[in-house]
RNA sequence: UGGGUUGACGAGACAAUCGCCUAGGUCUUCAUAUUUGCCUAGGAGGAAAGUCCGGACUCCAGCGGGCAAAGAGCCAGAUAACAUCUGGGAGGCGCAAGCCUACGGAAAGUACCACAGAAAAUAUACCGCCUGGCCACUCAAUAAUAAUUGUGGUUAGGUAAGGGUGAAAAGGUGUGGUAAGAGCACACCGCAUUAUUGGUAACAAUAAUGGCACGGCAAACCCCUCUUGGAGCAAGGCCAAAUAGGAAUCUUAGCAAGAAAUUGCAUAUGUGGCCCACAUAAAGAUUCGGGUAGGUCGCUUGAGACGUAUGGCAACAUCCGUCCUAGAGAAAUGAUUGUCCACGACAGAAUCCGGCUUAUUGUCAACCCACAAC
Numbered sequence: 001u002g003g004g005u006u007g008a009c010g011a012g013a014c015a016a017u018c019g020c021c022u023a024g025g026u027c028u029u030c031a032u033a034u035u036u037g038c039c040u041a042g043g044a045g046g047a048a049a050g051u052c053c054g055g056a057c058u059c060c061a062g063c064g065g066g067c068a069a070a071g072a073g074c075c076a077g078a079u080a081a082c083a084u085c086u087g088g089g090a091g092g093c094g095c096a097a098g099c100c101u102a103c104g105g106a107a108a109g110u111a112c113c114a115c116a117g118a119a120a121a122u123a124u125a126c127c128g129c130c131u132g133g134c135c136a137c138u139c140a141a142u143a144a145u146a147a148u149u150g151u152g153g154u155u156a157g158g159u160a161a162g163g164g165u166g167a168a169a170a171g172g173u174g175u176g177g178u179a180a181g182a183g184c185a186c187a188c189c190g191c192a193u194u195a196u197u198g199g200u201a202a203c204a205a206u207a208a209u210g211g212c213a214c215g216g217c218a219a220a221c222c223c224c225u226c227u228u229g230g231a232g233c234a235a236g237g238c239c240a241a242a243u244a245g246g247a248a249u250c251u252u253a254g255c256a257a258g259a260a261a262u263u264g265c266a267u268a269u270g271u272g273g274c275c276c277a278c279a280u281a282a283a284g285a286u287u288c289g290g291g292u293a294g295g296u297c298g299c300u301u302g303a304g305a306c307g308u309a310u311g312g313c314a315a316c317a318u319c320c321g322u323c324c325u326a327g328a329g330a331a332a333u334g335a336u337u338g339u340c341c342a343c344g345a346c347a348g349a350a351u352c353c354g355g356c357u358u359a360u361u362g363u364c365a366a367c368c369c370a371c372a373a374c
Base pairs, nucleotide, nucleotide: 001370002369003368004367005366006365007364008363009362010361012340013339014338015337016336017335018334020043021042022041023040024039025038026037045346049357050356052355053354054353055352056351057232058231059230060229064276065275066274067273069228070227071226072225073224074088075087076086077085078084089103090101091100092099093098104223105222109221110220112216113215126163127162128159129158130157131156132155133154134153135152136151137150171189172188173187174186175185176184190212191210192209193208194207195206196205197204198203236297237296238295239294246288247287248286249285250284251283254265255264256263257262267281268280269279270278304323305322306321307320309318310317311316
């Protein structure tokens, strides 16, 4: 100097004039309330977006069990909780800094692996290699023939080492052995089981035994372990007002025991489906018709933010101190002028909070690699 990896911070600034919203104060008024005027303080984001997860809060509801369904899936922690975060383990990518993982089980069962290839899982022999029989030719020798050597064809048997196909073909490399071959045998690696050691654990190392396999795929169905009520601020309260305590149809007010109270069964309803349990009950379901939709609360002090110290590798936790930082209600922060400059992108809260994902711009820091100079 260039390229890369990881992390942090910001989102035009300043001044003036007019305007908007919230809270407080004050003037005006006999007093109070309201309005107006004036003053003070504050007023959209790092993603407010997506609505993808998890909750707080409110109601059903006073409370449980099972099935199905859905979600999660290496280990240990953090957190209110989570599919989030932190630290480890294993596997993979990268020269490296670093990054990724839907990471339980394939020996419980079922399914799938196109095309190519002989054959795609209790799966094979296309080319080839070896041996025997038969036929033809041939080599050397011989007086000639036979035996012998080599080649080709055909047939029977052996083979899975070599070659081919493919993403993947009965563990890999090497040596020996064999008619030719093969864990057939041996050495090393791999795999399985057991033991010891280290670690909270996932796992790792070492040793012994065993020729050990019947591939992949569960982001296929499935098996195993764990978790899970529902609806949502248009939740839900309070006040005021109005109407027609409207009409019709269906189910039902049942059975048994008891002197009775009552008990049991049945029926209906009860915020995902089904069953049980529980509660309530003369109610419940369906259709037609009428009135209201106004005001106010919920509404912002929070699992809050910042700082020191302590503990922890860290995420984070605890003590102490400081601060208060939008609550609109058809939707509030806008307009104009001037100066500066990095010329300013993506983009606007609607109950709130913790994450994830996506869009986009500038600055800074650390680390890795390459080149050059000293």

Model confidence (mean pLDDT): 75 of 100. Bacterial RNase P class A from a Pseudomonadota bacterium, 374 nucleotides, folded computationally. Its Rfam family is "Bacterial RNase P class A". It is annotated as a ribozyme. The source organism's lineage runs through Bacteria, Pseudomonadati and Pseudomonadota. The sequence was found by an Rfam model in a public genome assembly.